[in-house]
RNA sequence: GAGGAUAUAGCUCAAUCGGUAGAGCAUACUGCUCAUAACAGUACCGUUAAGUGUUCAAGUCACUUUAUCCUUA
Numbered sequence: 001g002a003g004g005a006u007a008u009a010g011c012u013c014a015a016u017c018g019g020u021a022g023a024g025c026a027u028a029c030u031g032c033u034c035a036u037a038a039c040a041g042u043a044c045c046g047u048u049a050a051g052u053g054u055u056c057a058a059g060u061c062a063c064u065u066u067a068u069c070c071u072u073a
Base pairs, nucleotide, nucleotide: 001072002071003070004069005068006067007066010025011024012023013022019056027043028042029041030040031039049065050064051063052062053061
């Protein structure tokens, strides 16, 4: 230089043909217990890497950029 993959909650990951952004863990609180753990319940947590475009509607499609990784010269 060329080609490709990935980017979503504090962490690990889902999200069908474009149609309400979810789960587990973690955290906080409550219940249970003499107490702790376990267990149960509730709550909290998102500018879906950034930008532009298409569309009634974009995490999803198109383009550009950024970061990381892989292949190749």